[in-house]
RNA sequence: UCCGGGGUAGCUCAAUCGGCAGAGCAAAUGACUGUUAAUCAUUAGGUUGAGAGUUCGAGUCUCUCCCCCGGAG
Numbered sequence: 001u002c003c004g005g006g007g008u009a010g011c012u013c014a015a016u017c018g019g020c021a022g023a024g025c026a027a028a029u030g031a032c033u034g035u036u037a038a039u040c041a042u043u044a045g046g047u048u049g050a051g052a053g054u055u056c057g058a059g060u061c062u063c064u065c066c067c068c069c070g071g072a073g
Stems, first nucleotide, its partner, number of pairs: 001072007010025004019056001027043005049065005
């Protein structure tokens, strides 16, 4: 330098053909009890890597850039 894959909650990952951004774990609160753990319930937590474009509507499509992994030279 070129090619491919990836970047979404604190972590690991979903999100179908473009149509309400979710789950598990973790966290907080409550219940349970001699206490903790476990269990159960509830709650909070997101500029979807950055910017622009297309569209009534973008995590998803297009363009540029940044970062990570792999490959080629």